This is a predicted structure of a 1421-nucleotide RNA (small-subunit ribosomal RNA) from Methyloversatilis thermotolerans. RNAcentral holds the sequence, with entries from ENA and SILVA. The coordinates come from a structure-prediction model, not an experiment, and the mean pLDDT is 80.
RNA sequence: CGGAUGCCUUACCAUGCAGUCGAGCGGCAGCGCGGUCUUCGUACUGGCGGCUGAGCGGCGAACGGGUGAGUAAUACAUCGGAACGUGCCCGGUCGUGGGGGAUAACACUUCUAAAGAAAUGCUAAUACCGCAUACGUCCUGAGGGAGAAAGCGGGGGAUCUCCGGAUCUCGCGCUAUUGGAGUGGCCUAUGUCAGAUUAUCUAGGUGGUAGGGGUAGAGCGCCUACCGGGGCACACAUAUCUGUCUCGUGGGUCUGAGAAGAAGAACACCCACUACUGGGCAGUAGACACACGGCCCAAACUCCUACGGGAGGCAGCAGUGGGGAAUUUUGGACUAGGGGGGCAACCCUGAUCCAGCCGUUCCGCGUGAGUGAAGAAGGGCUUCGGGUUGUAAAGCUCUUUCGGCAGGAAAGAAACGGCGAGCUCUAACAUAUCUCGCUAAUGACGGUACCUGAAGAAGAAGCACCCGCUAACUACGUGCCCGCACCCGCGGUUAUACAUAGGGUGCGAGCGUUUAUCAGAAUUACUGGGCGUAAAGCGUGCGCGCGCGGUUGUGUAAGACAUGUGUGAAAUCCCCGGUCUUCACCUGGGAACUGCGCUUGAGACUGCACGGCUAGAGUAUGGCAGAGGGGGGUGGAAUUCCGCGUGUAGCUGUGAUGUGCAUAGAGAUGUAGAAGGACACCGAUGGAGAACGCAGCCCCCUGGGCCCAUACUGACUCUCGUGCGCGAGAGCGUGGGGAGCACACGAGAUUAUAUACUCUGGUAGUACACGCCCUACAAUAUGUCCACUACGUGUUCGGUGAGGAGACUCAUGGAGUAACGCAGCUAACACGUGAAGUCGACCGCGUGGGGAGUACCGUAGCAAGAUUACAAAUCAAAGGAAUUGGCGGGGACCCGCACAAGCGGUGGAUGAUGUGGAUUAAUUCGAUGCGACGCGAACAACCUUACCUACCCAUGUCAUGUACGGAACCCAGAUGAGAGGUGGUGCUGCUGGAAAGAGAGCCACAACACAGGUGCGGCAGGGCUGUCGUCAGCUCGUGUCGUGAGAUGUUGGGUCAAGUCCCGCGCCGAGCGCAACCCUUGUCAUUAGAGGGUACGCAAGAGCACUCUAAUGAGACUGCCGGUGACAAACCGGAGGAAGGUGGGGAGGACGUCAAGUCCUCAUGGCCCCUAUGGGUAGGGCUUCACACGUCAUACAAUGGUCGGUACAGAGGGUGGCCAAGCCGCGAGGGGGAGCCAAUCCCAGAAAGCCGAUCGCAGUCCGGAUCGCAGUCUGCAACUCGAGUGCGUGAAGUCGGAAUCGCUAGUAAUCGCGGAUCAGCAUGCCGCGGUGAAUACGUUCCCGGGUCUUGUACACACCGCCCGUCACACCAUGGGAGUGGGUUCACCAGAAGAGGCUAGCCUAACCGUAAGGAGGGCGCU
Repeated sequence: CGGAUGCCUUACCAUGCAGUCGAGCGGCAGCGCGGUCUUCGUACUGGCGGCUGAGCGGCGAACGGGUGAGUAAUACAUCGGAACGUGCCCGGUCGUGGGGGAUAACACUUCUAAAGAAAUGCUAAUACCGCAUACGUCCUGAGGGAGAAAGCGGGGGAUCUCCGGAUCUCGCGCUAUUGGAGUGGCCUAUGUCAGAUUAUCUAGGUGGUAGGGGUAGAGCGCCUACCGGGGCACACAUAUCUGUCUCGUGGGUCUGAGAAGAAGAACACCCACUACUGGGCAGUAGACACACGGCCCAAACUCCUACGGGAGGCAGCAGUGGGGAAUUUUGGACUAGGGGGGCAACCCUGAUCCAGCCGUUCCGCGUGAGUGAAGAAGGGCUUCGGGUUGUAAAGCUCUUUCGGCAGGAAAGAAACGGCGAGCUCUAACAUAUCUCGCUAAUGACGGUACCUGAAGAAGAAGCACCCGCUAACUACGUGCCCGCACCCGCGGUUAUACAUAGGGUGCGAGCGUUUAUCAGAAUUACUGGGCGUAAAGCGUGCGCGCGCGGUUGUGUAAGACAUGUGUGAAAUCCCCGGUCUUCACCUGGGAACUGCGCUUGAGACUGCACGGCUAGAGUAUGGCAGAGGGGGGUGGAAUUCCGCGUGUAGCUGUGAUGUGCAUAGAGAUGUAGAAGGACACCGAUGGAGAACGCAGCCCCCUGGGCCCAUACUGACUCUCGUGCGCGAGAGCGUGGGGAGCACACGAGAUUAUAUACUCUGGUAGUACACGCCCUACAAUAUGUCCACUACGUGUUCGGUGAGGAGACUCAUGGAGUAACGCAGCUAACACGUGAAGUCGACCGCGUGGGGAGUACCGUAGCAAGAUUACAAAUCAAAGGAAUUGGCGGGGACCCGCACAAGCGGUGGAUGAUGUGGAUUAAUUCGAUGCGACGCGAACAACCUUACCUACCCAUGUCAUGUACGGAACCCAGAUGAGAGGUGGUGCUGCUGGAAAGAGAGCCACAACACAGGUGCGGCAGGGCUGUCGUCAGCUCGUGUCGUGAGAUGUUGGGUCAAGUCCCGCGCCGAGCGCAACCCUUGUCAUUAGAGGGUACGCAAGAGCACUCUAAUGAGACUGCCGGUGACAAACCGGAGGAAGGUGGGGAGGACGUCAAGUCCUCAUGGCCCCUAUGGGUAGGGCUUCACACGUCAUACAAUGGUCGGUACAGAGGGUGGCCAAGCCGCGAGGGGGAGCCAAUCCCAGAAAGCCGAUCGCAGUCCGGAUCGCAGUCUGCAACUCGAGUGCGUGAAGUCGGAAUCGCUAGUAAUCGCGGAUCAGCAUGCCGCGGUGAAUACGUUCCCGGGUCUUGUACACACCGCCCGUCACACCAUGGGAGUGGGUUCACCAGAAGAGGCUAGCCUAACCGUAAGGAGGGCGCU
């Protein structure tokens, strides 16, 4: 730009917009013309035009236009049918003669606010009424009877004339009638929403009448009278009822592969509304109305009013208000093609044609094209190198659609009309119809489509999205906040998910959201699904209807099949064309409309009719088994009770008790009796039965089943809604009965409670008879019937055959009943000839979870309850089967100082040390069950030091780069708490070069990049470490199995410290772990050694068997023997040996777990500080102290303390060091200086022990805290705040509650020694040796761990999950004093109108001279 649509809701509404004919009529209100009069202003005049208002009359107004309220069939769709009406239109036939009386308009008067009404008088008609005629029409009693009309206009001239005209003719009209077209009305069949929690409904209802009425009539209960007692529906589904809020119907539309599902805008057909709602009207209407812009009545609403009364109906076009998520202009024109009226011109037409508004939809076009790398600037990212936006822009070269400007410019419009000619009509070219030729005029849209010209990239891009589904990613901000999100889900400090930005992706004048429908959804399954466990087989049978049905023949032709034909409106969809530049749109032709009717054919299949058959089904004869059912008898054991005897103190019961029973004699025992109920053994995945259910034995009655062989009937079958039976236990009613057991209930225990489990009592009930109830995990969670589809095994009951002397055994086939199993099936588990396999027939049932098998209604019931059976609101799951783990007050097996058996401790005291808490300016930080707490810290007086206070520094304590200068360095002064600050003196080195100068290193200064951070988070991450645990486990490849998760291997049988080894096995191998290899220790050998040792020796010295040192080897492997075992692995015992079954110890720690610990060892991503969270200094603090806990030390004493004497180690360390001898000091120590860089010297006296002495059970000759005095050492410094020494002082403590820890042999216990750290400081830590035990029956229990198995509603995995009340908040619903509205049913009253009837009143046409009549009207009812 073009095409198309545009109140889905309130059927509620201001304002405007809506006929024609003067060629039907009387007329003349207004306009124009003419005429007359005239005082020249005007007045009069219907004489003319007809632009003619109002009126009479005709036609139209019943079409067109709108809407969908009602309607579930008086409707629509499709196919048929017969007994009708019909204006205008077309064809045919005939007629159109002659009279009459009114009335509106008008005039005048009256009432009234208005709307309007009334009286009197005048007048016309194509208005109205008679008369005549009437072939055809209608009625009929078959003779006959009834019924019509209207004129108007044009023309010419032969005739007539009262000069107005008449006659004639043409046209238009009118009357009667007939045929047609179109149209309207009527009737059947089939199809058309939901509900059975609507199963019975019906009184004109059903049928008849040679009764009647009514209708356009036609056929009709359409209406009435009379008669009969019918009619519809109950599974072929659905009569009737309900739907308060289901709905106009189909053509067609949307979706879909289709079958179908949803909906019924625009367009066209039909219906309905009768148009505010409800009721009615034919009145003189009318072809057609129960009438959108007619009338009457009633009610509601709105408006006017003088309050008496009136007016109105947009679901026409515009438009307003209201409602609503939401839907346009109070436009132009009759130009076209239609419609109405008219002879026509013409008029009217919100129908229609156009325009306007709206991105509501469909289609088309543009917003530029080419070139252009300095890959510009800017943005944003960055690993700082770059990459991205991006050829994008700019620049250069072009083009000009659309828009704007200017110019040109359509088609849609040729009919009607006029003129001329011809045909027909006619006496007549007079008129009129038709045909031909010429010709004037007519465009709302609109100066629109379209064309041309010049200018100029100029005027023209947005929306959504970017975690996955799903195309497209980064940064910053935020920090479970803001927010996002179809679903899953995202966000708690590195968010591709929020928000913003850059970039990208998709579509594009649109894009996204919301709502609705279909599809996907095989998720209602006709096509096309299911019911063992996921939702789903009725508890079970009998059985009518329905459904399905063996074999064969003949006929028929209902179904089904085929041919032809009629119809299936047009449009739409589809195909081929045409045309607007293309497309949408429009248009020509075809196909299609899968349907219905008619016709013809064929005769297989199904049906129907008739006739056969025997394989299904049944009957008879003969056998067999059985807890099948009903009734009646009868038996023994046991229990309880009762009588009597014996007899004495308990019995009973429980995990343990108690209540209970018992000296009034229990329990126990013996004997005699009573009562009721149930039936041990046999007895069994045994039997029979439809299921429920059925068990001592005998008798009676009775149902069904199986087997064998013959005979008979001849499809009689199968299934089964409604219906009718049976149906455990509990329960109900009536009656008797009642031993045991035992709901309720009482008492006792248990327990926090114990309305339970347990115990002691105990009533209904349980048993019987009769009658109800009708439910169960009534389960094989598996409906019944038929057929087919591998085997083998057990068992029950028949038959046949074989063997055996017999008991009996074997084989075969039938009917049951079990456990495996092939094919197949199944989601898997499983099923598997007894199917959950493969097919068929019929019935029942399910459609996410809970709400709920509940509420309401109905049905049956005495009741309890049963049966049938929803909805609202709510959740995003609920569920099945299997897998891997974890877990279990599940099971089996095994291990560990795990328990047990022992030894010694902790928990009590004092002290040390760490932690919590408290305190503080600071008490730096971290570690917190085991696995933090003598831990980081193998040393806090300063330092350390990270903390606090105060004083200082500012490119900084330290690193690199740039620039500039100089040396670096050393010495000394004043000041300050110190850091610091300030000033002064002296001198110039190294490399290479002749020198100048340069370079390296160092110092000072300046500016900036930067330094620096024990600042944050170990839940960002590395590394390191702890722990389960030195537990024996954890995995992989290939193969195999499984839809898959996964399994197998790795399980099983043995064995081991061990997934160690052996055997078996659909697995075969491999890896990380175990073990071994490594270190150390125990024996020996060889070699070597010296600073070490020693048989010789006085010594020097010599020698090397020993000890020692340190290097290399040997040795131990279940190797040998016996036994067990499976001929294995291995275990037990033994020999030999220094050592024996991994000899002892160490190092070594699988896959992983604990978001375990550490950002304060280190290193590090991110964030944060940058005149401070960095750096320096002094002082203080980390050392506090009501209290609590952990780990230790020392003790409480006599196996001891004290004193004296005396013996024996190992492993270490030592030069700013270890430090000898001798000297001093009570001692710590001082002083001294020899030796030693160490098998040489030193630390260094080992201690417990042994030999003596003393103490005598006490707060002590135990114990040593605390305090006082004196003194020592280290160190700038010992106050806060070090460690020793001497003398004095002499606290608690007399072996430790609940609880709890370590240890299995050179171990525990006990004794001392050394080292690291370190100026000094050890009760801690790491090492060393001395002395040197006890016990282990064993695996029930506690703790931890491993393997297999089982259950599982757990999987952040039992510290799991999860149920209910209560409290608070919110949502939905119910009750509630009541209140408002709607609908249905019943009843009361009853308008307009219609029908009937009629006392009263009125009355033009026709008849009659008249009286009056016929007819009509008003009114009463």